[in-house]
RNA sequence: GCCCCCGUAGCUCAAUUGCCAAGAGCAGCAGGUUUUUACCCUGAAGGUUGUGGGUUGGAGUCCCACCGGGGGCA
Numbered sequence: 001g002c003c004c005c006c007g008u009a010g011c012u013c014a015a016u017u018g019c020c021a022a023g024a025g026c027a028g029c030a031g032g033u034u035u036u037u038a039c040c041c042u043g044a045a046g047g048u049u050g051u052g053g054g055u056u057g058g059a060g061u062c063c064c065a066c067c068g069g070g071g072g073c074a
Base pairs, nucleotide, nucleotide: 001073002072003071004070005069006068007067010026011025012024013023019057029043030042031041032040050066051065052064053063054062
């Protein structure tokens, strides 16, 4: 330099022919239980879907550029 894959909550990941309201587990928070802690149970909260544009009535999903990570070729 060229090619391929990935980037979604604090962490690990779903959401795959564009449209159900972006979800789950863990962590953290609140409550219950317990003499207290832990375990266990319940609940709420937490997201400009890497950045910036574009297409579309509608984008996490499609297109372009860039940024970051991984792999291959030279």

Record summary:
Predicted 3D model of a 74-nucleotide RNA (transfer RNA) from a soil metagenome. Its mean pLDDT, the model's own confidence on a scale to 100, is 80. RNAcentral holds the sequence, with entries from MGnify.